Predicted 3D model of a 163-nucleotide RNA (Lysine riboswitch aptamer) from uncultured Lachnoclostridium sp. It matches the Rfam family "Lysine riboswitch aptamer". Rfam links the family to the GO term lysine biosynthetic process. The sequence is in RNAcentral, with records from MGnify.

[in-house]
């Protein structure tokens, strides 16, 4: 270097269906008040459209979603599986900037899942990310007792087997 393989009391990823949440929210309809702006993600501009035959908004009644984000199970693909952070570029039915989504590239971080605390994202008591702590688990090295454990340390660019 090549081939094969192991980690698991929730190993990792993906799609669809189901369910919860979103939410008795938004659209929409009616009424009352209101009295000039409203819509096209946000800010500014351009353009268009709606609007005193009553805009936005508020309240009441009716009506009643969806997306993003999740959960457990199942199926499939897998064991750097994969995930995350930052930056750059491209793209997103007018322009500039922002935000966000997607794709690509570069650098960096994480062995794995779990729990707790603080913070970020988030509608969220979901979930996730970052930081710290804790035990657990797998693996290797060293040491100790002995056939199995204990202590300390390491990191997936690792470990095991074969070649």
């Nucleotide at each position: 270097g090549g081939u094969a393989g192991a980690g698991g009391u929730u190993g990792c990823g993906u799609a669809a269906a189901u369910c919860a949440a979103g939410a008795g929210u938004a659209a929409c309809c009616u009424g009352u008040c209101g009295g000039a702006u409203g819509c096209u993600u946000c800010a500014g501009g351009a353009a268009g459209c709606g609007c005193g035959g009553g805009a936005a908004g508020a309240c009441a009644g009716g009506g009643g979603a969806a997306a993003g984000g999740g959960a457990a199970g199942c199926a499939c693909g897998c064991c750097g599986a994969a995930g995350g952070a930052a930056a750059a570029u491209a793209c997103g039915a007018c322009c500039u900037g922002a935000u966000c989504a997607u794709a690509u590239u570069u650098u960096c971080c994480u062995g794995g899942g779990c729990g707790c605390a603080g913070g970020g994202u988030g509608a969220a008591c979901a979930a996730u990310c970052c930081u710290g702590c804790g035990a657990c688990u797998g693996u290797c090295a060293u040491c100790c007792g002995g056939a199995c454990g204990g202590a300390u340390g390491g990191g997936g660019a690792g470990c095991u087997a074969c070649u």